[in-house]
RNA sequence: GCUCAUAUAGCUCAGCGGUAGAGCACUUGCUUGGUAAGUAAGAGGUCACCGGUUCAAGUCCGGUUAUGAGCU
Numbered sequence: 001g002c003u004c005a006u007a008u009a010g011c012u013c014a015g016c017g018g019u020a021g022a023g024c025a026c027u028u029g030c031u032u033g034g035u036a037a038g039u040a041a042g043a044g045g046u047c048a049c050c051g052g053u054u055c056a057a058g059u060c061c062g063g064u065u066a067u068g069a070g071c072u
Stems, first nucleotide, its partner, number of pairs: 001071007010024004018055001026042005048064005
């Protein structure tokens, strides 16, 4: 230098163009003599950034940035 992949909650990851989700973690209640475990509820997202297409974009298209892999 070229090619490819990835970017969504604190972490690991789902998400067939039509209300953003799970597990773990966190908070509160219940349970216990207490802790752990269990159980119920809750909080937490400008879906990396800038544009485009569309009635409608996390999703499709282009570019940028970051990370990873490959080639030279």